[in-house]
This is a predicted structure of a 144-nucleotide RNA (FMN riboswitch aptamer (RFN element)) from Chitinivorax tropicus. The RNAcentral record of the sequence draws on Rfam. The coordinates come from a structure-prediction model, not an experiment, and the mean pLDDT is 80. The source organism's lineage runs through Bacteria, Pseudomonadati, Pseudomonadota, Betaproteobacteria and Chitinivorax.
RNA sequence: GUGCGUCUUCAGGGCGGGGUGCAAUUCCCCACCGGCGGUAUGGUUGCAAAACCGAGCCCGCGAGCGCCCGGCCUGCGGGUCGGGGUCAGCAGAUCCGGUGAAAUGCCGGGGCCGACGGUAUAGUCCGGAUGAAAGAAGAUGCAG
Numbered sequence: 001g002u003g004c005g006u007c008u009u010c011a012g013g014g015c016g017g018g019g020u021g022c023a024a025u026u027c028c029c030c031a032c033c034g035g036c037g038g039u040a041u042g043g044u045u046g047c048a049a050a051a052c053c054g055a056g057c058c059c060g061c062g063a064g065c066g067c068c069c070g071g072c073c074u075g076c077g078g079g080u081c082g083g084g085g086u087c088a089g090c091a092g093a094u095c096c097g098g099u100g101a102a103a104u105g106c107c108g109g110g111g112c113c114g115a116c117g118g119u120a121u122a123g124u125c126c127g128g129a130u131g132a133a134a135g136a137a138g139a140u141g142c143a144g
Base pairs, nucleotide, nucleotide: 002143003142004141005140006139007138008137009136010135016030017029018028019027031124032123033114034113035061036060037059038058042053043052044051045050056112057111064090065089066087067084068083069082070081071080072079073078094110095109096108097107098106116127117126118125
């Protein structure tokens, strides 16, 4: 260093101004935000080798909802707790111009998206959540 296992720690940002209204951080105008891994024509450092950074909307993953299974409760409508993860239904959303051998990634411009429950209709408030988790780092055991 590789494979498999165990343990520990860490692991999400954002409503500011104005309008309407009895009431809105929920509507309207303006604003603001972007998890994790991969990809890499950009950037930084370096004499070099190389190292590090680099996509919300490209490929995947995660939480959430749904679905399925089980327990409990039920006024039979459903509620609640636990489990499953290719069950994969929701799980979102990008175009134009430029450069170039090559870009949905760079440069310029325009656009778009954001679980569920609550509440005046919520990506930004409150809640499940002091939760879970993609994964990151470290420790450790076994194997060749």